[in-house]
Formats: sequence, structure tokens, C1' cells
RNA sequence: ACGGAUCGGCAGGCGGCCGCGGCGGCGGGGCAACCCGCCGACGAGGAACGUCCGGGCACCGCAGAGCAGGAUGGUGGGUAACGCCCACUCGGGGUAACCCGCAGGCAAGUGCAACAGAAAGCAGACCGCCGUCGUCGGGAGUCUUUCCGGCGGCGGUCAGGGUGAAACGGUGGUGUAAGAGACCACCAGUGGCCUCGGUGACGAGGUCAGCUAGGUAAACCCCAUCCGGUGCAAGGCCGAACAGGAUGCGUUUGAGGGCUGCUCGCCUGAGGAUCCGGGUUGGCCGCUUGAGCCCGUCAGCAAUGGCGGGCCUAGAUAGAUGGUCGUCAUCCCGUCACGGGUAACGGUGACGGGUCACAGAACCCGGCGUACCGCCGAUCCGUCCCC
Repeated sequence: ACGGAUCGGCAGGCGGCCGCGGCGGCGGGGCAACCCGCCGACGAGGAACGUCCGGGCACCGCAGAGCAGGAUGGUGGGUAACGCCCACUCGGGGUAACCCGCAGGCAAGUGCAACAGAAAGCAGACCGCCGUCGUCGGGAGUCUUUCCGGCGGCGGUCAGGGUGAAACGGUGGUGUAAGAGACCACCAGUGGCCUCGGUGACGAGGUCAGCUAGGUAAACCCCAUCCGGUGCAAGGCCGAACAGGAUGCGUUUGAGGGCUGCUCGCCUGAGGAUCCGGGUUGGCCGCUUGAGCCCGUCAGCAAUGGCGGGCCUAGAUAGAUGGUCGUCAUCCCGUCACGGGUAACGGUGACGGGUCACAGAACCCGGCGUACCGCCGAUCCGUCCCC
């Protein structure tokens, strides 16, 4: 200089003007509920998102246990809890930093597997190899034997060929008619036992057993652990209107209504009054002080936890948190100039342009996943070069 890995951070600052939301103060209006004006501080995110997982909280259910169902699945730790996080183990990838793992069990049972191939799960004989019987041909020898070859039947074999993702450990030997862990030596794997190290997963070594066992559990299933249901439209309070119910009053001996300030009068004519009542996407509460945030310190490899100090930081309800102008900063692009370097390439300054992505609370937290213009910092790795 270039290429890469991991971790952490930012997602513009300030000011002017206009505007929105709830809160506090002051003033005004209104019987009140409440409304209006002014001032003040405050007002979205790293993912507020998806609603996938875990909890808080609320209501319902519940003696206890089990079945069914679901989830999780190396070990240890963290946590309120988790399917999350940290550290480690094992396996895989990378030259490396480092990354990835849906990482219990298919040497419990049941099931499944295209094509090719002779045969695919207590496998199998197509070619090949070997034995034997029959037959044919040829040769030797000779009077009943033997050798070679072809064809056919029966049988042995898994060494070799060929098929396949996969063919029942590998190499060498013994053995055999030919062969084969059939047997032997070494190597590889698996399982049992022992020793050592580790909290543990596991690792190292020894010894025994010819044990060689295919894949698939995000197939049923088995094992271990965990799990009651529903979600803030939870739930509580207040509640018009309209059904419905109860008790009085009333129907020509006229309730009630209209005209009216009141009385009389006139018109009308079967309902009407009070109480109860369910709880309507009406209102209020729940609602934001919380496993909270920041700083320091201690313990720990870390995740995280303890202690001390400081801080209060959105609560809308069809849903506020916006717009615009100026300026500064950052970065990017282009042009020019300067100077560094052999070069690649990078630096400084000036001018011009741009500065933008994903997205938006809705009961609250902890995670995960997904989206995203880009920028910055720290540590580490690789290649090349210089001292």
C1' cells in the first nucleotide's frame, strides 16, 4: 500500500419563522363539563417493523398426579425467563484472523429411498474364477487311464470387471478347488473395562472383543427437560338513547300533551310517572418509575452481577412528534493547484454540486429475525514493499 476478520458507535449540530401533542403556570369565558389565548420545559427507533420466542401485568380455571398435545435437545455458566446471550467441547469451512452447525438416540422397534445395476438391507452370481456330472472334438499313452478345449446341467465364490450417492473396513500374508475376518500381523473405526487430566461435554494413554454395525428421526417413534387458557378489544369504574321488568296514576269522573309568564278557557285523547335494568368500538382509569437510563467502582475470560452517586426521558386514540430558510460540521463526486512515491496509490488547499437509506410508538420489558444511503473508531489476519 492493497485485501480481509471481529467488536463497538453514529444515523447530523445550532439558530429564525410557521404548525401539532399532552403537561405545568398565568389570564379570560362558562352554572358546570369544558373552551380560548400567552409563556415554559418536553415530545419516536436502531430497528419504534414482523408479531416468531420468553416474561411482567390482568382475568378465568386449578387438591395432587397422570394421559393426550406442544416445545426444546453437546457441556458449563448468565438471566425474571427463553428457542436468547457468554465461555468451552465436538464436527465442518478458511493460508490465517475467524466463521458455520436444524450437535440426544437409526450397534431399541417400525417405515422410506428415483435412476442405473445381476444384486440395495439377515444383499447378490451378469462377466470372470473354481469344482463336479454329461456330451462333443483334439492330443498323449496304451487297454483303461490321462491332458487340453467347446457346449449344457448342478454347485461353490465375492478376490477382479462393470452399475450406483452408497456394494457390507484397508494393506500384506496364511489358507483353499477357487475364494472369503475363515485365520494371522499391522493400520483405521466401533463398543466394553481401566488409568490420568477436566466441574462437565470431552481429551490422552492402556487393554479386551473379529465387533466392522450403510443413509434417513425438519419419518413414526424412544429418552431427558419444560409448558394451564386467553390477551390492554386483558380488566375496573361511570354511563345517554332504545328494548325489558316492577310499583303507583289514568282511559268521558280525562293521565299526559299543545296555545300561555300564571289562572280560566279552547284543542287533542291512551297512555304516562318513578324506580330497576343489561352495558353500546361513548367517557375515565389501567398508562407509563421501569428486570429503567447515565457515570464511577468492584467481582468475573465473558455474558452478567454487586455497591455508590446522579437523572425522570412521548403517552396520542384515527392516532401529535412536521415544514421551511440560514449557517456550521461530516462524507462523497468533479475540476484546478501544490507537493510525496520507481509505480500502484494516497495527502493538503481552493472552487462547484450533492448529503439521501430503512422506517414511525399504541400496555410494558428481554430477545430473535428482517429492512437499511452511508460514515467513524479500536483490535487482529494475509500478501507485497521499505528501514